[in-house]
The prediction has a mean pLDDT of 76. Lysine riboswitch aptamer from Iocasia frigidifontis, 189 nucleotides, folded computationally. RNAcentral holds the sequence, with entries from Rfam. It matches the Rfam family "Lysine riboswitch aptamer". Rfam's curators write: Riboswitches are metabolite binding domains within certain messenger RNAs that serve as precision sensors for their corresponding targets. The source organism's lineage runs through Bacteria, Bacillota, Halanaerobiales, Halanaerobiaceae and Iocasia.

RNA sequence: AGAUGGGGUAGAGGCGCGGAAGUGAUCAGUAGUUAUAGGGCCAGUGAACCUUUUGCCUAUAAUGAAAGGCAGUUCUGCCGAAGUCCUAUUUUAAGGGUUCAAUGAAUAGGGCUGGUUCUGUACAGAAUAUGUGCAGGACUGUCAUUGUGAGAUUGGAAUAUUAUUUCAUAAUGGAGUACUAUCCUCAUU
Numbered sequence: 001a002g003a004u005g006g007g008g009u010a011g012a013g014g015c016g017c018g019g020a021a022g023u024g025a026u027c028a029g030u031a032g033u034u035a036u037a038g039g040g041c042c043a044g045u046g047a048a049c050c051u052u053u054u055g056c057c058u059a060u061a062a063u064g065a066a067a068g069g070c071a072g073u074u075c076u077g078c079c080g081a082a083g084u085c086c087u088a089u090u091u092u093a094a095g096g097g098u099u100c101a102a103u104g105a106a107u108a109g110g111g112c113u114g115g116u117u118c119u120g121u122a123c124a125g126a127a128u129a130u131g132u133g134c135a136g137g138a139c140u141g142u143c144a145u146u147g148u149g150a151g152a153u154u155g156g157a158a159u160a161u162u163a164u165u166u167c168a169u170a171a172u173g174g175a176g177u178a179c180u181a182u183c184c185u186c187a188u189u
Base pairs, nucleotide, nucleotide: 001188005185006184007183008182009181010180011179014079016078017077018076019075020074021073023071024070032063033062034061035060036059037058038057039056043053044052046100047099048098049097050096051095082113083112084111085110086109087108088107089106090105091104114140115139116138117137118136119135120134121133122132123131124130142174143173144172145171146170147169148168149167150166151165152164153163
């Protein structure tokens, strides 16, 4: 000096991705509570058994929420940010106990998705809000290849040819263990 490989640091994409708190609408005149009347062994957050109860159900009247989800704002962590699926372990059913199962939560490992948005569909949800999965479209960032245009360098007698490189634009294609910049290190010289 240094191909390639390995490791570290910083950074870019944009309605960019998460978290917390406040406020607001919706949830809803719903659940619940009280009073009256009636029913009845039904009912009590997935199933079975046991136990307990002023428990349970309907109508009228009065009263009357909350959580999750959503929107704005503020603060904050970031760019596999994050989301989702599978496996394993632990934990999780609400009058009490036992058993089983599902769901949720946490941790670990692995797979897929660059990002935003629209449409369709499935699931969740009170919901036509919204979220997630799948499929398709549009936009956008990044890298590679090719074409066109405008420069720079090399080269030459030359405004030629060749080669390298910068920017713009168009097309095609790939994926975040990526991309850009930079530092260290290894083979080798």